Source information: Predicted 3D model of an 85-nucleotide RNA (c-di-GMP-I-GGC riboswitch aptamer) from an uncultured Desulfobulbaceae bacterium. It matches the Rfam family "c-di-GMP-I-GGC riboswitch aptamer". Its family is annotated with cyclic-di-GMP binding in the Gene Ontology.
RNA sequence: CAUGAAAAUGCCAAACCUGUCGUAAGGCAGGGACGGAAAGCCACGGGUCCAUCACAAGCGCAAGUGGAUAGCCGGGUUACCUGAU
Numbered sequence: 001c002a003u004g005a006a007a008a009u010g011c012c013a014a015a016c017c018u019g020u021c022g023u024a025a026g027g028c029a030g031g032g033a034c035g036g037a038a039a040g041c042c043a044c045g046g047g048u049c050c051a052u053c054a055c056a057a058g059c060g061c062a063a064g065u066g067g068a069u070a071g072c073c074g075g076g077u078u079a080c081c082u083g084a085u
Stems, first nucleotide, its partner, number of pairs: 002085001004081001011036002016031006034071001040077003044074003047069006
């Protein structure tokens, strides 16, 4: 440097419940653990989800616009431990 078996003085925390913010997706805080070796950070590419929307009599879809998701995948970046090789 690669690798990710095993582990924790340890770290994070899904569903669900409560409070709170948001039109919503969802965020945050507390409880709680399904899991995680980047489940640390960054919306850059793809995916998914939400909201909105010109033309049109109206509605819907697509496109557009704005947002959410890093615990969907890829990519970027930083970092702990580590048997065998």